[in-house]
RNA sequence: GGGGUCGUGGCGCAGUUGGGAGCGCGCUUCCUUCGCAAGGAAGAGGCCGUGGGUUCGAAUCCCAUCGGCUCCACCA
Numbered sequence: 001g002g003g004g005u006c007g008u009g010g011c012g013c014a015g016u017u018g019g020g021a022g023c024g025c026g027c028u029u030c031c032u033u034c035g036c037a038a039g040g041a042a043g044a045g046g047c048c049g050u051g052g053g054u055u056c057g058a059a060u061c062c063c064a065u066c067g068g069c070u071c072c073a074c075c076a
Stems, first nucleotide, its partner, number of pairs: 001072007010025004019056001027043005049065005
């Protein structure tokens, strides 16, 4: 330098015929208990790495770019 892949709430992930942003864990409040744990109920939290484009509409398509992993090439 070139190719591939990943980048979604605190953490791990799902969502790719373009139209609801979700799951588990964690967190907060309440119930239950003498208290803790477990269990039950409710709730907060992300606009999807970043910028731009296409579209009525983009996490999802296109372009550029940043970062992680990986393969190849080049130099020494």

The RNA shown here (transfer RNA) has 76 nucleotides and comes from Mesoaciditoga lauensis. The organism belongs to Mesoaciditoga, within Bacteria. It matches the Rfam family "tRNA". It is annotated as a transfer RNA. The coordinates come from a structure-prediction model, not an experiment, and the mean pLDDT is 81.